Source information:
Transfer RNA from a marine sediment metagenome, 73 nucleotides, folded computationally. It matches the Rfam family "tRNA". Rfam links the family to the GO term triplet codon-amino acid adaptor activity. By type it is a transfer RNA.
[in-house]
RNA sequence: CAGGGUGUAGCUCAGUAGGCAGAGCGCGCGGCUUGGGACCGCGAGGCCGGAGGUUCGAAUCCUCCUACCCUGA
Repeated sequence: CAGGGUGUAGCUCAGUAGGCAGAGCGCGCGGCUUGGGACCGCGAGGCCGGAGGUUCGAAUCCUCCUACCCUGA
């Protein structure tokens, strides 16, 4: 420098024929227990890497930038 891939909750990841942002683990509270663990219930927590565009509507489509990974030179 060229091509491809990945950035979504604290962590690991779902969610694409555009239409209310989710799961598991973790965390908080409660139940259960003599207590803890396990189990059960409830809850907090992210506007989706950044900027712009298209659209009534964008995590999702388009452009640019950025971080990381892979391949090639």
Its mean pLDDT, the model's own confidence on a scale to 100, is 80.